[in-house]
C1' cells in the first nucleotide's frame, strides 16, 4: 500500500412550500368596573434510535396482609474488584485448542484464542453401535512356555508390551528386567498424602512420603452454598356529571260504616299547587305506604396527577493495570393517548455503473413510566491498535 481481526466513533447536509404533536402566549378575539381569565387562526420555541426491536437479565417507582422463619420451586455457580443492582463489566488463576521453540520420549516454556470453570475421592442412575472385554473386567488377533504331532497344526498354562474395536480400554515416556511380559525396579512426568513457602483469594512453588488406590458422565438425579413474596404505570394517587341502586330527613286527618281479619267506603279540619294582583268561593293532589324533594356516601363516564431534572448529558482535573470513582464548570435535550415526529422540489455529498455526459442506489428500522445491561438487525463512512502479504529507502 492491501487484507484479516478487535476497539471506539459517525449513520446524510442545507434551503424552500405544504403539513402533524406537545409547550409559550407577544399580536389579536370573547368575558369582566378592573385585577385579570379563557382561546390559539398570526407569531416564537421543541419534536425518536444505536439499536427506540426482542421484552431476556438487574433496579427504580407504585399498589398488595410490610413479606420473619421452614417446605417446595426457580435460578446462579474459579477468585478477587466494580455497580444501586445483575446471570452484566473489569483485573486474575486453573484448564483446554492453535502455532512455536525445547527434549531420545512423555513434558516443559512462551504467544494467540475460547467458555454456565461446585462437587462422580457422598449416594443411585446411563455409557448406543462396534468390541474378547464398558468398571474392581477381559483375552479375538498376537507373544512366551510346556505336551503332541515329521509338519501344517492340536491341547494346557502365562502374559496384557504390540495389533484390533471405540468417544472413551484400567496411568504416560524412557531404561533395565524377563521364558515373553508387567510398577516387578529406577530416573523424569502425573497422581494421593502430610506439612512449609508465596499470594487477599483462586492458587502456584521446592522439597518429603505413598507404586498407584480413584473410566467418562451432574445443561442425569442428586449434594453442597449463595440469591429470590407477587403484580405491574392498563402500577397507582385524587377530582367528580346523568341514569339505576343504597342510606339518612321532610309539612298536614278527629272521627263514623261494613267486615272474623287483611282492607275497602264516607270523611269536618289541615298542607300544597292552580284558578285575574288579593280575599271569599271552586278544582286538584296530598295527609299510611308509596310516589315527589331535600341531603350523604360509594363507584362508572369524563378529567387532572404519575410524566420526564436524572443511578441525566458535555467539557476539564485527579484516582485507579483497568471497570469505575471523586472533584469543577457548562447545558435542559419528545412526552402523545389509537398515537405526531411527515411529504414534495432544488443544490451539495456518499457508493455502484461508465472514457465521459450521465444513470442508479442511499442501510437497520421508529417512542409511550424511566434507567442499567446483554442479545439480535444495519448500506455506507471515520479513527486507533494488532497480525498478514507486497513494494519502496
Nucleotide at each position: 500500500c492491501a487484507g484479516a481481526c478487535g476497539g471506539a466513533c459517525c449513520g446524510g447536509a442545507u434551503g424552500a412550500u405544504c403539513g402533524c404533536c406537545g409547550c409559550c402566549a407577544g399580536c389579536g378575539u370573547u368575558c369582566g368596573c378592573a385585577a385579570g381569565a379563557a382561546c390559539a387562526a398570526c407569531g416564537g420555541g421543541g419534536g425518536a434510535g444505536g439499536a427506540a426491536a426482542g421484552u431476556c437479565c438487574g433496579a427504580a417507582c407504585u399498589c398488595c396482609g410490610c413479606a420473619g422463619g421452614g417446605c417446595a420451586g426457580u435460578g446462579u455457580g474459579c477468585c478477587g474488584g466494580g455497580u444501586a443492582a445483575c446471570g452484566c463489566c473489569c483485573g486474575g488463576g486453573a484448564u483446554g485448542c492453535u502455532g512455536g521453540u525445547u527434549u531420545c520420549a512423555a513434558g516443559a516454556c512462551c504467544a494467540g484464542c475460547a467458555g454456565a470453570c461446585g462437587g462422580c475421592a457422598a449416594g443411585u442412575g446411563c455409557c448406543a453401535c462396534a468390541g474378547a472385554g464398558a468398571a474392581g473386567a477381559u483375552a479375538c488377533c498376537g507373544c512366551c512356555c510346556c505336551u503332541g504331532g515329521c509338519a501344517a497344526c492340536a491341547g494346557a498354562g502365562g502374559u496384557a508390551a504390540g495389533g484390533g474395536u471405540g468417544a472413551a480400554a484400567a496411568g504416560g515416556u524412557g531404561c533395565g528386567g524377563u521364558a515373553a511380559g508387567a510398577g516387578c525396579g529406577c530416573a523424569c512426568c502425573g497422581c494421593g498424602c502430610a506439612g512449609g513457602c508465596a499470594g487477599u483469594a483462586a492458587u502456584g512453588c521446592a522439597g518429603g512420603c505413598g507404586g498407584c488406590a480413584a473410566g467418562g458422565u451432574a445443561a442425569a438425579c442428586c449434594c453442597c452454598a449463595c440469591a429470590c413474596g407477587g403484580a405491574g404505570c392498563a402500577a397507582g394517587a385524587c377530582c367528580a356529571a346523568a341514569u339505576a341502586g343504597g342510606c339518612g330527613g321532610g309539612a298536614a286527618g278527629a272521627g263514623g260504616c261494613a267486615g272474623c281479619a287483611a282492607u275497602g267506603c264516607c270523611g269536618a279540619a289541615c298542607g300544597c299547587g292552580c284558578u285575574g294582583g288579593c280575599c271569599c268561593g271552586g278544582c286538584g293532589c296530598g295527609u299510611c305506604a308509596a310516589a315527589c324533594u331535600c341531603g350523604c356516601g360509594g363507584g362508572u363516564a369524563g378529567g387532572u396527577c404519575g410524566c420526564u431534572u436524572g443511578a441525566g448529558c458535555c467539557a476539564u482535573g485527579c484516582a485507579g493495570c483497568g471497570a469505575u470513582g471523586c472533584a469543577u464548570g457548562g447545558c435542559c435535550u419528545a412526552g402523545a393517548g389509537g398515537a405526531a415526529u411527515g411529504a414534495u422540489c432544488a443544490u451539495c455529498g456518499a457508493c455502484c455503473g461508465g472514457c465521459a455526459a450521465c444513470g442508479g442506489u442511499u442501510a437497520c428500522a421508529a417512542a409511550a413510566u424511566u434507567c442499567g445491561g446483554c442479545u439480535u438487525a444495519c448500506a455506507g463512512g471515520u479513527c486507533c491498535g494488532u497480525c498478514u502479504g507486497c513494494u519502496c529507502a
Bacterial RNase P class A from Terriglobus saanensis SP1PR4, 393 nucleotides, folded computationally. Rfam family: Bacterial RNase P class A. About the family: Ribonuclease P (RNase P) is a ubiquitous endoribonuclease, found in archaea, bacteria and eukarya as well as chloroplasts and mitochondria. Rfam classes the family as a ribozyme. The sequence is in RNAcentral, with records from ENA and Rfam. The coordinates come from a structure-prediction model, not an experiment, and the mean pLDDT is 77. A source record names the gene rnpB. The organism belongs to Terriglobus saanensis, within Bacteria.